Transfer RNA from an Anaerolineae bacterium, 76 nucleotides, folded computationally. Taxonomically the source falls in Anaerolineae (Bacteria, Bacillati, Chloroflexota). Model confidence (mean pLDDT): 85 of 100. Rfam family: tRNA.
């Protein structure tokens, strides 16, 4: 310096144009249940990097930016 791939709840993650004002799992709070803890049931709260462009409709598809990661290149 060219290139390529990644970016969703606290964590790991499902998704690839409508079925998503986003689903699961772990954890979290509440409840039930139990003498009590655990274990189990039941409910809630939590997330799409940031802009802008296609489009009737964008988490989803382009473009630039930001971060993270690898190839490659320069290294007098």
């Nucleotide at each position: 310096g060219u290139c390529c791939c990644c970016a969703u709840c606290g964590u790991c993650u499902a998704g690839g144009g409508g079925c998503c004002c986003a689903g699961g799992a772990c954890g979290a709070a509440g409840c039930c249940c139990u003498c009590u803890c655990a274990a189990g049931g039941c409910u809630u709260a939590a997330a799409c990097u940031g802009g802008a462009g296609u489009u009737c409709g964008a988490a989803u598809c382009u473009c630039c930016a930001u971060g993270g990661g690898g190839a490659c290149a320069c290294c007098a």